[in-house]
RNA sequence: GGGCUUGUAGCUCAGUGGUAGAGCAGACGCCUCUUAAGCGUUUGGUCGUGAGUUCAAAUCUCACCAGGCCCA
Numbered sequence: 001g002g003g004c005u006u007g008u009a010g011c012u013c014a015g016u017g018g019u020a021g022a023g024c025a026g027a028c029g030c031c032u033c034u035u036a037a038g039c040g041u042u043u044g045g046u047c048g049u050g051a052g053u054u055c056a057a058a059u060c061u062c063a064c065c066a067g068g069c070c071c072a
């Protein structure tokens, strides 16, 4: 220098054009002599950044940034 791939909640990950979700973690409550476990409710997101296409983009396109792999 070139190619491929990943980037979504504090963490691990779904979501392949039409309301952004799950588990764990956090908060509150129930239960318990207490803790843990269990149960219920709930907080938390510029979907890596910018632009384009579209009535509508996490999703398609382009550039860039960061991680990983390969080639030179």
Stems, first nucleotide, its partner, number of pairs: 001071007010024004018055001026042005048064005
Predicted 3D model of a 72-nucleotide RNA (transfer RNA) from a Candidatus Peribacteria bacterium. Its mean pLDDT, the model's own confidence on a scale to 100, is 82.